[in-house]
This is a predicted structure of a 543-nucleotide part of an RNA (small-subunit ribosomal RNA, 5' domain) from a metagenome. The RNAcentral record of the full RNA draws on SILVA.

Context: one part of a larger RNA
RNA sequence: GGACUAGCGCUGGCGGUGUGUCUUAGACAUGCAAGUCGAGCGGGACCCUUAUUGGUAGCAAUACCGAUUUGGGUUUAGCGGCGAACGGGUGAGUAAUGCAAGGGCAACCUGCCCCGAGGUGGAGUACAACCCGUCGAAAGACGGGCUAAUACUCCAUGUGCUGCGGGAAGGGCAUCUUUUCCGCAGGAAAGGCGCUGCAAGGUGCCGCCUUGCGAGGGGCUCUUGUUCCAUCAGCUUGAUGGCGGGGUAACGGCCCACCAUGGCAACGACGGGUAGCCGACGUGAGAGCGUGACCGGCCACAGGGAAACUGAGAUACGGUUCCCACUCCUACGGGAGGCAGCAGUCUAGAAAUUUGGGCAAUGGGCGAAAGCCUGACCCAGCGACACCGCGUGGAGGAUGAAGUCCUUCGGGAUGUAAACUCCUGUCAGGAGGAACGAUGCCGUUCGGUAGUAACUGCCCGGACGGUGACGGUACUUCCAAAGGAAGCCCCGGCUAACUACGUGCCAGCAGCCGCGGUAAUACGUAGGGGGCAAGCGCUGUCC
Numbered sequence: 001g002g003a004c005u006a007g008c009g010c011u012g013g014c015g016g017u018g019u020g021u022c023u024u025a026g027a028c029a030u031g032c033a034a035g036u037c038g039a040g041c042g043g044g045a046c047c048c049u050u051a052u053u054g055g056u057a058g059c060a061a062u063a064c065c066g067a068u069u070u071g072g073g074u075u076u077a078g079c080g081g082c083g084a085a086c087g088g089g090u091g092a093g094u095a096a097u098g099c100a101a102g103g104g105c106a107a108c109c110u111g112c113c114c115c116g117a118g119g120u121g122g123a124g125u126a127c128a129a130c131c132c133g134u135c136g137a138a139a140g141a142c143g144g145g146c147u148a149a150u151a152c153u154c155c156a157u158g159u160g161c162u163g164c165g166g167g168a169a170g171g172g173c174a175u176c177u178u179u180u181c182c183g184c185a186g187g188a189a190a191g192g193c194g195c196u197g198c199a200a201g202g203u204g205c206c207g208c209c210u211u212g213c214g215a216g217g218g219g220c221u222c223u224u225g226u227u228c229c230a231u232c233a234g235c236u237u238g239a240u241g242g243c244g245g246g247g248u249a250a251c252g253g254c255c256c257a258c259c260a261u262g263g264c265a266a267c268g269a270c271g272g273g274u275a276g277c278c279g280a281c282g283u284g285a286g287a288g289c290g291u292g293a294c295c296g297g298c299c300a301c302a303g304g305g306a307a308a309c310u311g312a313g314a315u316a317c318g319g320u321u322c323c324c325a326c327u328c329c330u331a332c333g334g335g336a337g338g339c340a341g342c343a344g345u346c347u348a349g350a351a352a353u354u355u356g357g358g359c360a361a362u363g364g365g366c367g368a369a370a371g372c373c374u375g376a377c378c379c380a381g382c383g384a385c386a387c388c389g390c391g392u393g394g395a396g397g398a399u400g401a402a403g404u405c406c407u408u409c410g411g412g413a414u415g416u417a418a419a420c421u422c423c424u425g426u427c428a429g430g431a432g433g434a435a436c437g438a439u440g441c442c443g444u445u446c447g448g449u450a451g452u453a454a455c456u457g458c459c460c461g462g463a464c465g466g467u468g469a470c471g472g473u474a475c476u477u478c479c480a481a482a483g484g485a486a487g488c489c490c491c492g493g494c495u496a497a498c499u500a501c502g503u504g505c506c507a508g509c510a511g512c513c514g515c516g517g518u519a520a521u522a523c524g525u526a527g528g529g530g531g532c533a534a535g536c537g538c539u540g541u542c543c
Base pairs, nucleotide, nucleotide: 001543002542003541004540006539007538008537009536010535013390014389015388016387017386018385019383020382021348026346027345028344030343031342032341035082036081037080040079041078043076044075045074046073047072048071051068052067053066054065055064056063057062089301090300091299098226099225100224101223102222103221104220105219108218109217110216113214115212116211117210118209119208120207121155122154123153124152125151130145131144132143133142134141135140161186162185163184164183165182166181167180168179169178170177171176191206192205193204194203195202196201227273228272229271234264235263236262239261240260241259242258244256245255246254276298277297278296279295280291281290282289283288303324304323305322306321307320326337327336328335329334354380356379357378358377362376363374364373365372366371393423394422395421396420403414404413405412406411427484429479430478431477432476433475437470440467441466442465443464444463445462446461447460448459487532488531489530490529491528492513493512494511498527499526500525501524502523508515509514
C1' cells in the first nucleotide's frame, strides 16, 4: 500500500447492487417449511334432479315433513398410486470409505423420460374405512362382523428374457467376450376417462406387463497429488495371500471354514495435533504466500450412539426401532419431543436482520387437465457492513465589514469567505400520469392439419375473456424552495501541514525514534494549516 462475512470511537443526506452468528454441531416457546391424485376404489356428509310412495294441515288447488329410487355436482377420513432419497441447512466428524485431475468395469444398478419390438386372456382372496364390543387419564390399543379396487394371490400365453446342455463363426487383455442355431426348464400384466353407435362393436387419450437401445443419475476400482510433529520408529492376527463357500446390483477378507506365513515402514509405516476438499478468492511484476465467507461442484452430518424396514434410490433432517442425556404432559400405570429448514427466543460474545408479502416470474412434486402444495424462489423490511453513483449549490461581490487569532502596535491572517445581487433546481418534500417483467400462462370459441367409416383428442393459427407479490414502485410532468443535508483525523522526523497561551519529568502523548524537569511547532486549548470525505480514525487478520 491492498483486502476484509469485520469489531470499537466520533459523525451521518439520498439512491443502486451485493452482503449479514467467524463464538455455543448450546438449548429452544409459537407459526409456517411436502404434498397431491375422486379420470384407481368402496363408503360418509351436503345440494340439485328422475320416479314411486307415506304422513300433517286444508273441501280442494296446494304447502310442509319423511322413506325408497335414477342421474349429476361439491366435499373427503380411509384403502391404493406417485412424491416424500429432490429442494433447503450446517461443517461436528473426516488426513482418506474424502476431494481434485485422468483412466478402467471382460465386475455393476437405474423409478420417471426418449426411441423400437411384442402383449394386456381367465379365476380367486383378504384388510382398512364402516358396524358392534372391550381396555386406557391420555397417547392409543385389542377382539368380532361386512366390503371395493390400478391392493393381494393363482392359472394360462411367451416375441423377446433368465438358467442349463449342445453346435458353428468371430474378437480380445489371463479369468473371458460377441453373434448365431437347436433342445429342456422357469417366469408377465390393470384398468380408468372420452367420442361414436339402438346394441354388438369401432376408435382416441392416459395407464399396465415383458424386452432391447438411449439419455441423465449413481456404485465399485486404478494412477498421481493433497497439513504439522521423529521430543511418535517400529506397526499388523481377518492381519497378508490361497482354496471353497456365503453375501451384494457388482469385484473384493466384505463375511465364514480350512491352509500357508505373510503384509506395511526413514520415498516416514504406526501414533499424536490440526483440518471438510475443490472451482475459486486475497495479495504479488511473477514465482509464490495466505484463505476456502457469498455463488457453483463433491463429501459428511441431522440432540449423542446403534440398527434395520420400505423402496428404482435411504441405512432416510421435518420416517421406524433400541440405548443414553435433556425438556414437557400424567389419573404415577404410562406417554410426547428433536429449528445445523424460514422467521423468532434465551444463552455465549467485541459482533450479525423481519415471528413481513407473494406463488406474478423461474424451478420442483402430484394431477388427463383446471389446479393444489412449495419460508426453494421472487420481492419487500432492518444494518454506512462493503462497493459504486449523486448531493449538501452556481456566478458576481472590498486595498478587504464585524468577530476571533497573531503582532516588532506600523500592521498581518481568517478572506470572495460572509453579508449583498443575479441564477439554477440534482436529491429530499407535495400533487398528477404511469410501466417492462405477461410476445408468458389459463379459459371460451372459430378455423386448419396427420389419421379415421366417423367423432373426440394432439399440434398450429385467429378472436374474446382472465392473470403482477414487488407497486401506484421505477420512470415522467408540474409546484414550491438555497431552502432540509459535513464531518473525522492529523500538523517534531519518517509524513503533507505553525503560531499563541496553559502546564512544568506533573498532567499527559507515543507506530518507531522519542517528547514533558519555566519561552514545549511532540501534552491540553485556541487561531491558522494539511489530508480524506458520508465518512474518518483506531484495533484485529492475510499478502